[in-house]
The RNA shown here (Bacterial RNase P class A) has 355 nucleotides and comes from a Chloroflexota bacterium. Taxonomically the source falls in Chloroflexota (Bacteria, Bacillati). The coordinates come from a structure-prediction model, not an experiment, and the mean pLDDT is 77. Rfam family: Bacterial RNase P class A. Its family is annotated with ribonuclease P activity, dimeric ribonuclease P complex and tRNA processing in the Gene Ontology. Of the family's consensus pairs, 92% are formed in the model.

RNA sequence: UGAGAUAGUUGAGCAGUCGCUGUGAUUUAAACCACAGAGGAAAGUCCGAGCUCCUCUGGGAGAUGAUGCCCGUUAACUGCGGGGCGGGGUGACCCGACGGAAAGUGCAACAGAAAAUAUACCGCCUUGAAAAAGGUAAGGUUGAAAUGGUGAGGUAAGAGCUUACCGCUUGUAUGGCAACAUCCAAGGCAAUGCAAACCCCAUCUGGAGCAAGGCCAAAAAGAGGAUCAAGGUUCUCCCAGACCAAAUCCACGGGUUAGCCGCUUGAGUCUCCGGGCAACCGUAGACCUAGAUAGAUGACUGCAAAAGAAUUGUAAAAUUUUGAACAGAACUCGGCUUAUAGACUAUCUCACAAA
Numbered sequence: 001u002g003a004g005a006u007a008g009u010u011g012a013g014c015a016g017u018c019g020c021u022g023u024g025a026u027u028u029a030a031a032c033c034a035c036a037g038a039g040g041a042a043a044g045u046c047c048g049a050g051c052u053c054c055u056c057u058g059g060g061a062g063a064u065g066a067u068g069c070c071c072g073u074u075a076a077c078u079g080c081g082g083g084g085c086g087g088g089g090u091g092a093c094c095c096g097a098c099g100g101a102a103a104g105u106g107c108a109a110c111a112g113a114a115a116a117u118a119u120a121c122c123g124c125c126u127u128g129a130a131a132a133a134g135g136u137a138a139g140g141u142u143g144a145a146a147u148g149g150u151g152a153g154g155u156a157a158g159a160g161c162u163u164a165c166c167g168c169u170u171g172u173a174u175g176g177c178a179a180c181a182u183c184c185a186a187g188g189c190a191a192u193g194c195a196a197a198c199c200c201c202a203u204c205u206g207g208a209g210c211a212a213g214g215c216c217a218a219a220a221a222g223a224g225g226a227u228c229a230a231g232g233u234u235c236u237c238c239c240a241g242a243c244c245a246a247a248u249c250c251a252c253g254g255g256u257u258a259g260c261c262g263c264u265u266g267a268g269u270c271u272c273c274g275g276g277c278a279a280c281c282g283u284a285g286a287c288c289u290a291g292a293u294a295g296a297u298g299a300c301u302g303c304a305a306a307a308g309a310a311u312u313g314u315a316a317a318a319u320u321u322u323g324a325a326c327a328g329a330a331c332u333c334g335g336c337u338u339a340u341a342g343a344c345u346a347u348c349u350c351a352c353a354a355a
Base pairs, nucleotide, nucleotide: 001351002350003349004348005347006346007345008344009343010342013303014302015301016300017299018298020037021036022035023034024033039326043337044336046335047334048333049332050331051209052208053207054206055242056241057240058239059238060237061236062235065204066203067202068201069083070082071081072080073079084098085096086095087094088093099200100199104198105197106194107193108192121140122139123136124135125134126133127132148166149165150164151163152162153161167189168187169186170185171184173182174181175180213261214260215259222252224250225249226248227247231244232243268287269286270285271284273282274281275280307322308321309320310319311318312317
């Protein structure tokens, strides 16, 4: 200097005039005044929870669904952090749907001789005049995958047939909380791939959702079926207790649907210190930052503005001009995913050159 990797910040200001919403104070009620007023993703609605309701509580079984290496963290999570193993990359780093194929079932088209109740097409060797017979799976073909690999010995030719190393299985010891790793020993060792196929194993698992739900107002039209101490589950069944109860449930039909609450102080934000590799936790202190309801948070003017363009100029610089993407809260929060013009910061890796 260039090319990369990882983690982040910002993503548009100030002043004036007018306008809108909320709160406070004042007021009979208002006006005036003060303060505040849309994001890093508010998006997606994918995951988890707080909260509300299904009459309440306890126990058991099942269904359904989810997760899947180990250890931590959290209100919880399929999140996050750290580690192990496997894969990619020269590397910094990145990715993983990461329990089990020897419990069972199933699939592997086509190709190929043969794809698990596996197999001999070409080839090699022996016998034979030949046809052919016997042996073989080392070489070749096909395929995603051909039944352990490589070297040596051995053989008629070959083969774990023997041997050395590697791989696989089992076991001891050591290190580690653990997943695992390393050494050593024994065993010639049948078992491809797919479980993001059914399945098995372990752990967890009610439902519906702020259009939840509550208060008040208003309105009207009922007729029918089933059950009968039945019934009261918004997954099903069983057991027990409590409470309500002559009603309960099912479908059809009719009327009303205006207002208020829920509605914003939170598992909240920021800072110092301490613990921890980190995620995160703890003590102390400071702060309060929208609550609309057809849906407010705006318009105009001036200055400034990241960055760019043009002209003049040796340069420094001067003048003119443009002026920033994705995108709008609707109960709240923790994550994940997606979109994003431009500007900036830190650390690390590789290549080249110079000192």